A computed fold for an 88-nucleotide RNA from uncultured Spiribacter sp., annotated as Glycine riboswitch aptamer. The prediction has a mean pLDDT of 76.

[in-house]
Formats: sequence, C1' cells, structure tokens
RNA sequence: UACGCCUGCGCGGGAGAGACCGGCUUGAUGCCGGCGCCGAAGGAGCAACCCCCCGGAAUCUCUCAGGCAAAAGGACCGCGUGUGGUUU
Repeated sequence: UACGCCUGCGCGGGAGAGACCGGCUUGAUGCCGGCGCCGAAGGAGCAACCCCCCGGAAUCUCUCAGGCAAAAGGACCGCGUGUGGUUU
C1' cells in the first nucleotide's frame, strides 16, 4: 500500500398482510373506538454453532414497535464511491 472484511453515502432490484367496520370531523386530509392479519426497519427470545467464566448468535420464534391501495419505509442482493478500522 492493493485486494478482502467491518462501516457511511448514492443508484437499481426488493416480499407479506382489511383501499376492513362504526362514530366524529373535513373540500381532501385527519381523530377516536373495534376486531382481523403481516414480518424483511428496529427490538426481544432462543437453536445449531462459537466461547466455555460470563456471554454471543439467524431469513427461526415473539409481535413491544412498525406495517396491511398508492406513496414512504423495507432485511437482503448487485454496482459505484467515501472515511476510519482491521488483515496481509
């Protein structure tokens, strides 16, 4: 110092589930109550496994949060790029 790994940003792709019911209000939006659902923001719990002192740990489980027309968001993947760290 290059590549790799972690990390920020940009672009592209990106699933699931009631455009539910009632009331108030409104030009539209919105608010409240009710039941039914989804999991791939986040969060929590654990399995294999790692560590073996404690613990860590998924696309699994839960559904607190979030979501259930569009928009927005969206784990993850690809490309580009930046800073720092790490390895060699």
Of the family's consensus pairs, 90% are formed in the model.